[in-house]
Context: one part of a larger RNA
């Protein structure tokens, strides 16, 4: 000197990216217990009391009288909690071995295929699952409780339909030609016609892939545009939400918290560049989940001492 453990004046997070770690809180009985809620919850909310032993009575349960300590769940074992927001509704699940998470799943909604020898999947096949199921069934997509909802676009790309037309393969057709042979013949070439799906075509379909504008004027202060032109477009983002897990500028601005807040809450909308199942907005429970805050606590610190016990050293 370092490790593990313990205690610690005064202060109480002044530490730190961050209260990381420690500490407080802990059983059990009694009283009491708020916003909000999907009336189940939230809740052990939060917040207080008590708890040993002796002798009487009692059926107990307890009542009532006494003792004793600094302290009676007398040692161990045994939640800190509180406000506010994000994200995912929840239990669950996952990188065996640096990620547990807002990712994965999920019940529920939803498109879509599939009439049974089903579709779908494996397999050169026979066959198998699907299923000893039969559309309240099975297989794929896709959002992901629940609440209020899901606005326009079918031009493209997909699909679905679609007895016309155009175009198209071999096949079938054979006008006319070519070689050879005395000839019959053999042997090639080869117009028009006719010939299927696809393609063009034409309609539907966005909880299919995906899309969801631009310049100029304009009100009797300014200011700003309810309002007007115009030019594109298949249509120009509707509701909700908004500097957001999204806002670059940017620590926007305003309010509130704090003496003092780049984090945070509330609002404003100028949304570089949200936006409706690649789901919008909420939302009670929940989370070893992010973020801010606050009480209680405490060697995180101001600041560091001291002790046990191990190591390293040193001496024999």
């Nucleotide at each position: 000197g370092c490790g593990u453990u313990g205690u610690u004046a005064a202060g109480g997070a002044a530490c730190u990216c961050g209260g990381c770690a420690a500490a407080u809180u802990g059983a059990c009985c009694c009283c009491g217990u708020a916003a909000c809620u999907u009336c189940g919850g939230a809740a052990u909310a939060a917040g207080g009391g008590g708890u040993g032993c002796u002798c009487a009575c009692g059926a107990g349960a307890g009542u009532g009288a006494g003792c004793c300590g600094c302290a009676g769940u007398g040692a161990a074992u045994a939640g800190g909690u509180c406000c506010a927001g994000g994200c995912g509704a929840c239990u669950g699940u996952u990188u065996a071995u640096c990620a547990a998470a807002a990712a994965c799943a999920c019940a529920g909604c939803u498109c879509u295929c599939u009439g049974c020898u089903a579709a779908a999947u494996c397999g050169a096949a026979a066959g198998a699952u699907g299923a000893u199921g039969u559309a309240u069934a099975g297989g794929g997509g896709g959002u992901g409780a629940c609440a209020c909802c899901u606005g326009c676009c079918c031009g493209g790309u997909g699909c679905u339909g679609g007895a016309a037309g155009g175009u198209u393969a071999a096949g079938a057709g054979g006008a006319g030609g070519a070689g050879u042979g005395a000839g019959a013949g053999c042997u090639c070439c080869g117009a028009a016609u006719u010939g299927a799906a696809g393609c063009c075509c034409c309609a539907g379909u966005a909880a299919a892939c995906g899309g969801c504008g631009g310049c100029c004027g304009u009100a009797a202060c300014u200011a700003u545009a309810a309002c007007g032109g115009u030019c594109c477009u298949a249509a120009g983002g509707u509701a909700g939400c908004g500097a957001a897990a999204u806002u670059c500028c940017u620590u926007g601005u305003c309010g509130g918290g704090u003496a003092a807040g780049u984090u945070c809450c509330g609002a404003c909308c100028c949304g570089c560049a949200c936006g409706a199942a690649u789901g919008g907005u909420g939302u009670a429970a929940u989370g070893a989940u992010c973020u801010g805050g606050a009480c209680a606590c405490u060697g995180u610190c101001u600041c560091a001492a001291c002790a046990a016990c191990g190591c390293a050293c040193c001496c024999g």
This is a predicted structure of a 316-nucleotide part of an RNA (large-subunit ribosomal RNA, domain IV) from a pig gut metagenome.
Model confidence (mean pLDDT): 89 of 100.
Its Rfam family is "Bacterial large subunit ribosomal RNA".
The RNAcentral record of the full RNA draws on SILVA.